[in-house]
A computed fold for a 71-nucleotide RNA from Ascomycota sp. 'Antarctolithica obscura', annotated as transfer RNA. It matches the Rfam family "tRNA". Rfam's curators write: Transfer RNA (tRNA) molecules are approximately 80 nucleotides in length. Its mean pLDDT, the model's own confidence on a scale to 100, is 82. The source organism's lineage runs through Eukaryota, Opisthokonta, Fungi, Dikarya and Ascomycota.
RNA sequence: GGUUCCGUAGUAUAAUGGCAGUAUGUUAGCCUACGAAGCUAAUGGUCGGGGUUCGAAUCCCCGCGGUACCU
Numbered sequence: 001g002g003u004u005c006c007g008u009a010g011u012a013u014a015a016u017g018g019c020a021g022u023a024u025g026u027u028a029g030c031c032u033a034c035g036a037a038g039c040u041a042a043u044g045g046u047c048g049g050g051g052u053u054c055g056a057a058u059c060c061c062c063g064c065g066g067u068a069c070c071u
Base pairs, nucleotide, nucleotide: 001070002069003068005066006065007064010024011023012022013021018054025043026042027041028040029039030038047063048062049061050060051059
């Protein structure tokens, strides 16, 4: 340098073009003699830009980052 695949909460992982969920973590409360476990609540996310569309995490283009392979 080229090709392919991937990019969604701190972490992992869903989402048929139509309200972004779940688990875990974190914080607070309940419980407990104190913790752990358990229960409840809160918290926090679509890599950036543009295009298509009534509507984009999803489709298209460019860029950025990463894995693998080739050179």